The part of an RNA shown here (small-subunit ribosomal RNA, central domain) has 354 nucleotides and comes from a metagenome. Its Rfam family is "Bacterial small subunit ribosomal RNA". The full RNA is in RNAcentral, with records from SILVA.

Context: one part of a larger RNA
RNA sequence: UUGGGUCUAAAGCAUCCGUAGCCGGGUUUGUAAGUUUUCGGUGAAAUCGUCCAUCUCAAGUGGACGGCGUGCCGAAAAUACUGCAGACCUUGAGACCGGGAGGAGUACAGAGUAUUCCUGGUGUAGGGGUAAUAUCCUAUAAUCCCAGGAGGACUAUCGGUGGCGAAGGCGCUGUACUAGAACGGGUCUGACGGUGAGGGAUGAAAGCCAGGGUAGCGAAGCGGAUUAGAUACCCGCGUAGUCCUGGCCGUAAACGCUGUUCGUUAGGUGUUGCAUGUUCUUCGAGAGCAUGCGGUGCCGUAGGGAAGCCGUUAAACGAACCACCUGGGGAGUACGGUCGCAAGGCUGAAACUU
Repeated sequence: UUGGGUCUAAAGCAUCCGUAGCCGGGUUUGUAAGUUUUCGGUGAAAUCGUCCAUCUCAAGUGGACGGCGUGCCGAAAAUACUGCAGACCUUGAGACCGGGAGGAGUACAGAGUAUUCCUGGUGUAGGGGUAAUAUCCUAUAAUCCCAGGAGGACUAUCGGUGGCGAAGGCGCUGUACUAGAACGGGUCUGACGGUGAGGGAUGAAAGCCAGGGUAGCGAAGCGGAUUAGAUACCCGCGUAGUCCUGGCCGUAAACGCUGUUCGUUAGGUGUUGCAUGUUCUUCGAGAGCAUGCGGUGCCGUAGGGAAGCCGUUAAACGAACCACCUGGGGAGUACGGUCGCAAGGCUGAAACUU
């Protein structure tokens, strides 16, 4: 390489958008590039097969015929499929309209409980902490209780294998702006689609730069315990950080350890959104039941799988495109390149060893 694979054995890019490329719905006309058929030319020699000859034989050598030469070129024909060109279609895709759902995003304003601190009052000897202690706080009056104030962070209950988002993620209330999806209608466009090497954008936490902020928590650090020791676990403090604004970083067990899209293949049962029908109704965007579509769970048939399990949300059966894997260690290291302020990221070996 052919092949075989990628939930858990090595292997799905963190996610999306998208360039080239690859692939692409239905009808019809033309063309004949791919494709198929026929004919002709070309397709070195050696090698191979058969026969003959010749070195005394053999190997060898020479000759004739055949085969091989998978290909290329030219001509003629065929038109199913693919391509190309033209015309048309509506089911894919998109647009539009309608009433709903949502912690989707951004900005601004407001609210709430608690912690801490401050002030005042009341009140007096402890408080705090632990398995038990101690460090620590407290007679300059603590802890506890009441009232008022300041400030920062957060958003209990509702809350739900419930919702939204491409992923990361998103949860007090209101307003403004922005985006997407589902359902229903079937008005419009008429294949406008799928995937996507490079590329671009977004991307938790920590970390970095500049400026602010700092209540609680709290890497580092200090102290107290524990212990043989204790650079820990436990306790008391506590800096960076956590928060905000602007900029960088670009990684995670970024997980469903499962790439995206489309079609096909039993059901049952929850839940959520929309629609339709129907029953009840204290008539309210109210409740129940049934059906359809979309999402999200559980169980399960066929089938798959080494098994665990998966099973219309596939890991079943097919199609298209991309990414990735090839024993363990060395090593996600070295070197080089590139990005970054740095930390480091991306790309990514070999010797050697087993």